[in-house]
RNA sequence: GUCGCCGGUCAGACAGUCGCGGCGGCGGAGAGAAACCCGUCGUCGAGGAAAGUCCGGACACCACAGGGCAAGGGUGGUCGAGGCAACGCGACCCGGGGAAACCCGCGGGAAAGUGCCACAGAAAACAACCGCCCAAGCGACGGGGUCGCACGUGAAUCUCGUCGCCGGCAAGGGUGAAAAGGUGCGGUAAGAGCGCACCGGCGUCGCGGCGACGCGGCGCGUCAAGGCAAACCCCACCCGGUGCAAGGUCAAGCAGGGACGAUGAGGCUGCCCGCUGAGUCCCAGGUAGGCCGCAUAGAUGGAUGACUGUCCACGACAGGAUCCGGCUUAUCGACCGGCUAAGGGA
Repeated sequence: GUCGCCGGUCAGACAGUCGCGGCGGCGGAGAGAAACCCGUCGUCGAGGAAAGUCCGGACACCACAGGGCAAGGGUGGUCGAGGCAACGCGACCCGGGGAAACCCGCGGGAAAGUGCCACAGAAAACAACCGCCCAAGCGACGGGGUCGCACGUGAAUCUCGUCGCCGGCAAGGGUGAAAAGGUGCGGUAAGAGCGCACCGGCGUCGCGGCGACGCGGCGCGUCAAGGCAAACCCCACCCGGUGCAAGGUCAAGCAGGGACGAUGAGGCUGCCCGCUGAGUCCCAGGUAGGCCGCAUAGAUGGAUGACUGUCCACGACAGGAUCCGGCUUAUCGACCGGCUAAGGGA
């Protein structure tokens, strides 16, 4: 330098013009230092995922003496750290991939029970389609021998060969994602854990490790046991419910309750006079609606944009709606740091 792996950062830049939303200053309008409106200036204005809403937490309301059971939900190799907690983090174990750095795992249980295993295939779990074999049994045909006699034959008998039935087998082929441990030797009629060796599996003991687990010894060929639990289910541990349309607060009108009122309430700015003449005032709950909740972006008619110029590597995925942590998914490209190097070449 190149290929690759891991972690992190950025997510076109700059300038100008016009515009949008929040806040603040000033000015105008207005009864005005305040609301609302207009103008102007300043300032702030999406993301690494704002997304999916999958897992937690804060916050809020409801429920609740304490405990247990059921239902429902979550978690699921081991150990640990920190944390309120989480499908989060670290180290490790096991399985898979890679030469390696490293990556992936929805990683408890399939000898509790139920269920499912498309298509293909004989069969998806008490396997037998093609195939292999005739050892035992039966039969057909052919050859040979023995025996009988009427001497070329016999429905007797033995044996060999071929074939079939019954039967044996699970090696080989074929189907499939998956077919009843694998390889080899022996063995057999053909075969087969049928026997043996090795590998795998199961059990047990010892050693190492906190542990998951690893290594080794011994035993077992009745090695019984195909897969799926992201099917129901079982086991262990954990979990009250609902989510900002939570919830709080102010509160018009209508309706309700109370007090006063033609023996004059109330109004005409306080008092008197005068005029007028039927309602006026208070209360509780609370609707519309406003505000808070609500954030150094922050609405609810929901802002964050458009155009022009210059430059470059020509710009991806995508946009808040109570907030925070985590996970997952989408993503053009650029930069920084660390690590690996089988094979080939110098």

Record summary
A computed fold for a 346-nucleotide RNA from a Gemmatimonadales bacterium, annotated as Bacterial RNase P class A. The prediction has a mean pLDDT of 77. Its Rfam family is "Bacterial RNase P class A". The family's RNA type in Rfam is ribozyme. It is recorded under the gene name rnpB.